[in-house]
């Protein structure tokens, strides 16, 4: 340096829920909380979910598809970077 992740050790994050605060919203921050995670660390390349929108086509109380712009990184694959242990 590279692989691996069956035990161990030090330790890290913080689902769902409350609380306060941004935002038209999905959802983001802070605080407390710990389901879980061996990259649950960073990035939206791709492709799923969802939120909102001016409009087209469909439907005609409602809808559905496309577009476009955002959320999700604890949706999945990529990417890029790390610790400790063993081999």
């Nucleotide at each position: 340096g590279u692989a691996u992740g069956a035990a161990a050790u030090c330790g890290c994050c913080a689902c769902a829920c409350c609380u306060g605060u941004u935002g038209u919203g999905a959802a983001g921050c802070a605080g407390g909380g710990u389901c879980g995670g061996a990259a649950a660390a960073u990035c939206u390349c791709a492709g799923g979910u969802c939120u909102u929108c001016a409009u087209g086509u469909c439907a005609c109380a409602u809808u559905a598809c496309a577009g476009a712009a955002g959320a999700u990184a604890g949706c999945u694959g990529g990417a890029u970077u790390g610790c400790a242990a063993u081999u």
c-di-GMP-I riboswitch aptamer from an uncultured Methylococcaceae bacterium, 87 nucleotides, folded computationally. It was read from a public genome assembly, where an Rfam model found it.